[in-house]
The prediction has a mean pLDDT of 78. Predicted 3D model of an 87-nucleotide RNA (Glycine riboswitch aptamer). Rfam family: Glycine riboswitch aptamer. From the family's description: This family represents the bacterial glycine riboswitch. It was read from a public genome assembly, where an Rfam model found it.

C1' cells in the first nucleotide's frame, strides 16, 4: 500500500391481524392491512448514435412494492475493525 470472498462487531421500518384446515403447530392455504435495508424495476445529470421522431448507456438509503418482510430467532442495505491474492 490494496481490499472481493470470508471472520467479529453494530445495524431500521411495518398486524404475535383475521378466517379455515390440521398431527391444535413456529406447520400449510386464503384475506386484509402495512414496511423499505436482501434480491430485482424505473431514472437525473452526463455521453454515444441518429433517418432529427427517437434510440442506446447511465446513481442511490430515491422510486415501484415483483420478490422479500411485519413478536422473538433468522435475515437485513450500510458502517467499522481483521484480512487474501495482485502491485
Nucleotide at each position: 500500500g490494496g481490499g472481493a470472498a470470508c471472520u467479529c462487531u453494530g445495524g431500521a421500518g411495518a398486524a404475535u391481524c383475521c378466517c379455515g384446515c390440521u398431527a391444535c403447530a413456529u406447520g400449510c392455504g386464503g384475506g386484509u392491512g402495512c414496511c423499505g435495508a436482501a434480491g430485482g424495476u424505473g431514472c437525473a445529470a452526463g455521453g454515444u448514435c441518429u433517418u432529427u421522431g427517437g434510440a442506446c448507456c447511465g446513481a442511490a438509503u430515491c422510486u415501484c412494492u415483483c420478490a422479500g418482510g411485519c413478536a422473538a430467532a433468522a435475515g437485513g442495505a450500510c458502517a467499522g475493525a481483521g484480512a487474501a491474492a495482485g502491485g